[in-house]
Context: one part of a larger RNA
Molecule: large-subunit ribosomal RNA, domain V
Organism: Candidatus Woesearchaeota archaeon
RNA sequence: CAGAGAUUUCCAGUGGGAAGUGAAGACCCCGUGAAACUUUACUGUAGUCUGUUAUUGCAACGUGAGUUUUGGUGUAUAGCGUAAGUGGGAGUCGUCUGAAGCUUAAUCGUUAGGUUAAGUGUAGACGCCAAUGUAACACCACUCAUUAAGACUUACGUCGCUAAUUAACGAAAGUUAAGACAGUGAUAGAUGGACAGUUUGGCUGGGGUGGCACUCUGCUGAAAAAGUAUCAGCAGAGCCCAAUGGCUGACUCAUUCGGGUCAGAAAUCCGAAGUUGAGUGCGAGGGCAAAAGUCAGCCUGAUUGGAUUUCCACUAAGAAAGAAUCCAAACAUGAAAGUGUGGCCUAGCGAACCUCUAUGUCCUCCUUGCUGGGGGCUAGAGAUGACCGAAAAGUUACUCCGGGGAUAACAGAGUCGUCGCGCCUGAGAGUUCACAUCGACGGCGCGGCUUGCUACAUCGAUGUCGGCUCUACCUAUCCUGGCCGUGCAGAAGCGGCCAAGGGUGCGGGUGUUCACCGAUUAAAAGGGAUCGUGAGCUGGGUUCAGAACGUUGUGAGACAGUUUGUUUAAUAUCUACUGGAAA
Numbered sequence: 001c002a003g004a005g006a007u008u009u010c011c012a013g014u015g016g017g018a019a020g021u022g023a024a025g026a027c028c029c030c031g032u033g034a035a036a037c038u039u040u041a042c043u044g045u046a047g048u049c050u051g052u053u054a055u056u057g058c059a060a061c062g063u064g065a066g067u068u069u070u071g072g073u074g075u076a077u078a079g080c081g082u083a084a085g086u087g088g089g090a091g092u093c094g095u096c097u098g099a100a101g102c103u104u105a106a107u108c109g110u111u112a113g114g115u116u117a118a119g120u121g122u123a124g125a126c127g128c129c130a131a132u133g134u135a136a137c138a139c140c141a142c143u144c145a146u147u148a149a150g151a152c153u154u155a156c157g158u159c160g161c162u163a164a165u166u167a168a169c170g171a172a173a174g175u176u177a178a179g180a181c182a183g184u185g186a187u188a189g190a191u192g193g194a195c196a197g198u199u200u201g202g203c204u205g206g207g208g209u210g211g212c213a214c215u216c217u218g219c220u221g222a223a224a225a226a227g228u229a230u231c232a233g234c235a236g237a238g239c240c241c242a243a244u245g246g247c248u249g250a251c252u253c254a255u256u257c258g259g260g261u262c263a264g265a266a267a268u269c270c271g272a273a274g275u276u277g278a279g280u281g282c283g284a285g286g287g288c289a290a291a292a293g294u295c296a297g298c299c300u301g302a303u304u305g306g307a308u309u310u311c312c313a314c315u316a317a318g319a320a321a322g323a324a325u326c327c328a329a330a331c332a333u334g335a336a337a338g339u340g341u342g343g344c345c346u347a348g349c350g351a352a353c354c355u356c357u358a359u360g361u362c363c364u365c366c367u368u369g370c371u372g373g374g375g376g377c378u379a380g381a382g383a384u385g386a387c388c389g390a391a392a393a394g395u396u397a398c399u400c401c402g403g404g405g406a407u408a409a410c411a412g413a414g415u416c417g418u419c420g421c422g423c424c425u426g427a428g429a430g431u432u433c434a435c436a437u438c439g440a441c442g443g444c445g446c447g448g449c450u451u452g453c454u455a456c457a458u459c460g461a462u463g464u465c466g467g468c469u470c471u472a473c474c475u476a477u478c479c480u481g482g483c484c485g486u487g488c489a490g491a492a493g494c495g496g497c498c499a500a501g502g503g504u505g506c507g508g509g510u511g512u513u514c515a516c517c518g519a520u521u522a523a524a525a526g527g528g529a530u531c532g533u534g535a536g537c538u539g540g541g542u543u544c545a546g547a548a549c550g551u552u553g554u555g556a557g558a559c560a561g562u563u564u565g566u567u568u569a570a571u572a573u574c575u576a577c578u579g580g581a582a583a
Stems, first nucleotide, its partner, number of pairs: 007583008016575003021569001028404004033400002035396004041198005047191009057161002060158015081137001084143005091126003101120008165178005201214001202212002210231001215237006238387001239281001240343002245299007253277001255273005279288002282348001284346003303329008318388001331340003354382005360377001362376005411458001412456001413454003417451001419447006428438002465540001466538003470532001471529001473527003478503003481498006506518003546564004550559003
């Protein structure tokens, strides 16, 4: 001096990594969170409609109601005969205002008759008494029912009026039209997502759908005391019974064998054996034979009041419910001892508020002449099954907030049923012959590519399918290379061993991976790398907001149904790599 290497620094780039930065995840779940929307959710409110009433007055007619006045009527049978009821009562009415009787008319009627009016008639008629009867009549007073007429009040209807009120016009006076309607106030009923406030359960191998494992019972699990979980397994309860209860007495069942008319395998009858195999109202377990089973007689203890224990609820506190024991009362049954507080035992159930019922010389308040009413005490009944018990429907992709990797979707991890690939055995196929080749029924593995399962890491975020690009890797090898067997003559094959150096392509429709198809080729092998790769690209698909179709829903809306549309952030700090420069 030239070349090469190592190290360090710098410059320019690329975007593999920092599960990089950005934003307390928008998906999912949770919250006795929120909001908006819907409706035949719940509870209300405007509004609307209708009734009543005030403003609101004057008349007529009709139809009702009430009060009042004056009349009429009131028939069981017996009784002169049409006795409403109660009381007083020995007289009343008439010849002046004309009794009885008679004629006519009207009216009522239970068909017997009664009442009224007009005419005629001319002096008596009725009652008391007697008889009958529950009640005795004339006459007077009051009351009831019914009916007629009148008066008053009131409601409704119809038709009017004008003065409230209203409208139009007008400067006003007022005129016209409407008119006690309308309007307005008050009150009651109905209607009322137009509006408002809310609710819309829990468990859960994510949530939803399903189910109830949400209240109880039996057995197993349950690990020989008690207790003990799972959406563990096998079964059940939410009643039934006035006899299927209580007592007493008597009896023995199922089944088998033998005998016996119709009668048979099987009907009813007789005999024998018969420890429970029958039966027990219903599940299962436990129990039960002179009974707890079956039949009969008499009953109501399936009663009232009180106490204790136990379980619910081990340890460790309550309620309701259940069970057992005892005392007292009054009973049932039995000769009696006794037994009996429902069913042989273990399931068959329900708080407060409210309502109803029952009982009583009960308590209290109001009221009354008597009485009546409200509340309370005590005991029952009515239900909450989400079963220790709010009065309660949905949607949200327009969404929001607080949280969660306590909990899902992607990826990872674990597992490997499923999937892929082997091995063992060798029934059989292969003319013969298990093993050239194929290999049933079975058995044992490997891989971690499929699909599941789990929910271990991540929800103060690890960007999600496919394609493009680019790199290195695996072999369980598709081609190319070497070799072995053959049911290998050769050629072409079939099966196997070694081998990952290189190769494994081009097109069509589909978002596709995959699959299908076409023409080639030596061959058109399979895979892993956060289903490699979005701070590299794309954005066709999926998966926001707009819109539409089909289906579905009363609706808001919804749909692993379809269609269209739809912002892909960033100047690279570190590291890594590429190119360059310097020491």